[in-house]
Context: one part of a larger RNA
RNA sequence: CGAAGGAUACUUGAGUGGAGCUGACCAUAGUACGAGAGGACCUGGUUGGACGUACCCCUGGUGAUCCGGUUGUUGCGCCAGCAGCAUAGCCGGGUAGCUAUGUACGGAACGGAUAACCGCUGAAAGCAUCUAAGCGGGAAGCCGGCCACAAGACGAGGUAUCCCGGGCGCAAGCCCCUAAAGACCCCUCGUAGACCACGAGGUUGAUAGGCCAGGUGUGGAAGUGCUGCAAGGCACGGAGCUAACCGGUACUAAUAGGUCGUGAGG
Numbered sequence: 001c002g003a004a005g006g007a008u009a010c011u012u013g014a015g016u017g018g019a020g021c022u023g024a025c026c027a028u029a030g031u032a033c034g035a036g037a038g039g040a041c042c043u044g045g046u047u048g049g050a051c052g053u054a055c056c057c058c059u060g061g062u063g064a065u066c067c068g069g070u071u072g073u074u075g076c077g078c079c080a081g082c083a084g085c086a087u088a089g090c091c092g093g094g095u096a097g098c099u100a101u102g103u104a105c106g107g108a109a110c111g112g113a114u115a116a117c118c119g120c121u122g123a124a125a126g127c128a129u130c131u132a133a134g135c136g137g138g139a140a141g142c143c144g145g146c147c148a149c150a151a152g153a154c155g156a157g158g159u160a161u162c163c164c165g166g167g168c169g170c171a172a173g174c175c176c177c178u179a180a181a182g183a184c185c186c187c188u189c190g191u192a193g194a195c196c197a198c199g200a201g202g203u204u205g206a207u208a209g210g211c212c213a214g215g216u217g218u219g220g221a222a223g224u225g226c227u228g229c230a231a232g233g234c235a236c237g238g239a240g241c242u243a244a245c246c247g248g249u250a251c252u253a254a255u256a257g258g259u260c261g262u263g264a265g266g
Base pairs, nucleotide, nucleotide: 001152005163006162007161008160009159010158011157015149016148017147018146021049022048023047024046025045026044027043033038051106052105053104054103055102059100060099061098062097066093067092068091069090070089071086072085073084074083075082076081110144111143112142117137118136119135120134164265165176166175167174168173177263182260183259184258185257186202187201188200189199190198207253208252209251210249211248212247214245217241218240223236224235225234226233227232
C1' cells in the first nucleotide's frame, strides 16, 4: 500500500515445511519344516541405541548480585568487629535463570491409490492365458493421517461484536459542526527481545522498586555469660545473614497530556 467504511477478537486451511531410523530379547514354539544338525513365517509383548522436540520435579553443571571458612598485607586510634587489595586472593557450598550427562514424549497405528509381484473371471485363439472388457490382493516408497507456519490464498475467505452528524445537492462534493469505536506516542515492566516487534500494566492500578511475611541457601552471627594457662569450646540459639523465587501491601514511580483515526461507506 492492497484486501470496496472503520475497528477488536476468534477462526477456515489453498499452500509450504518438519518428522519418517533401527537392534536385541520373551511368548507363540523347540511348534511347522527336517533323517538329524538345526530351526521359522505370522501374531502379540518387553527393553535398548542413535536422532528429534519440550522441560528443570529428580541427578548434576554454572551461578564475579547469597552464605561460610581461611592466608598475607593495609586501613578504620587500640582490643573486638569490619572493610580494601592480592586471578572472584584461595577454599567449601549454593537461590533464580540458563542448562545435559537429567526428565518426559515422538517415529506410529489406521485409511486410500499403487510398484514389482500374486490372483479371480475371461475371450481374441472351442484349448490355454492375471488382461484385451471387468474385479481382487500387494511396499520403510506415494496421497492422507501426526507437528509447525499459513488469506499478499490479488480467488486477498469466514464468524461474533463494537463505532460513525446536520444543511444544500441527482451525484461527486461543498459549508457548519464534530473527532466515534479503536490505535499509537509517552511512562512502569518481562514470560518477549539486537533495534523494532510481542506480551503484562499505567491510580477504576499490584507493572516495577521498596517494605512485610514466607521459601531457599549457608551453617551456628554480633554481643554477653560460663569454661580453659592458651589456641579454643559451650550456652542464649536451627542462630544470624540471605540475589534473580512465592504471596501480600499503594510507601515510591507508571502523573498530566498529546497524535492518528471520522461522520453510514462504488
Large-subunit ribosomal RNA, domain VI from a metagenome, 266 nucleotides, folded computationally. Model confidence (mean pLDDT): 90 of 100.